Background: Large-subunit ribosomal RNA, domain VI from a Candidatus Bathyarchaeia archaeon, 298 nucleotides, folded computationally. RNAcentral holds the full RNA, with entries from ENA.
Context: one part of a larger RNA
RNA sequence: UGCUGGUUGCCUGAGGGGAAGGCGCCCCUAGUACGAGAGGAACGGGGUAUCGCAGCCUCUAGUUUACCGGUUGUCCGACAGGGCACUGCCGGGCAGCCACGCUGUCGAGGAUAAUGGCUGAAAGCAUCUAAGCCAGAAGCCUCUCCCGAAAAUAGGCAGCCAUUCUAACCCACGACACCCGGCAACGGGCGUCAGGGUUGGACAAGGGCUCCCAAAGAAGAUGGGUUUGAUGGAGCAGGCGUGUACGCACGAAGACUUCGGUCGACGUGUUUAGCGUGCUGCCCCCAAUCGCUCAAGG
Repeated sequence: UGCUGGUUGCCUGAGGGGAAGGCGCCCCUAGUACGAGAGGAACGGGGUAUCGCAGCCUCUAGUUUACCGGUUGUCCGACAGGGCACUGCCGGGCAGCCACGCUGUCGAGGAUAAUGGCUGAAAGCAUCUAAGCCAGAAGCCUCUCCCGAAAAUAGGCAGCCAUUCUAACCCACGACACCCGGCAACGGGCGUCAGGGUUGGACAAGGGCUCCCAAAGAAGAUGGGUUUGAUGGAGCAGGCGUGUACGCACGAAGACUUCGGUCGACGUGUUUAGCGUGCUGCCCCCAAUCGCUCAAGG
């Protein structure tokens, strides 16, 4: 842009995509069928391993430059608190992501291939084939998963809003009234009405932008919210991570000393602390204010 009024929601499924499964072992079937014996199946059912595929994060493991703690060097005068050194290094680590982890991976129906057959003539027989018919694959199709009205034969159903008003201009023809001319037919002028078209304006459902965001994300897109509000932030509570903060009090190996004391790593208590929080909830304190635009009318 189209799909022939516009718009929103829900469908149909032409068509397209996937390989979504592959395979081994064990048990039963069964020491059965078969076979003189030796030996020795299958259909079917159950269990399990592995590869692949799909999904997920309860467990396990990894990551975790969110975060917490320890610690070295140096700088900010000291303390406290920090900067830099690969995240300085080290020990932990929720959410998220993820595999080495967990879950699932079932079958059913139909038409066939090779092939095996039935009936059966040409050709009194025979023959699976010439007519006709049956069976028959991990392969094909359908059910099942995903995409899919741009499927131009451009689909269906439902809801909502319309199917109008108006300005200017243009086009063509007609009807009617009046005036002038004419004997009349008719001609000319002027006005009203109805028609079509072009360009604008008003008005709807609804859409988009702007704005606040994230289970979404390269950009678009997607999803949510916008005061009739818990969408994000702040705050609070809970949960979770780290592991017991600063300050203060007490103790303390020892060092110094003018013998009066001073300093003191560190330990204990305050303290299941402090700090942090991509999780859960509560709460309108802050920001979603205000606004712009598109949009049929046959």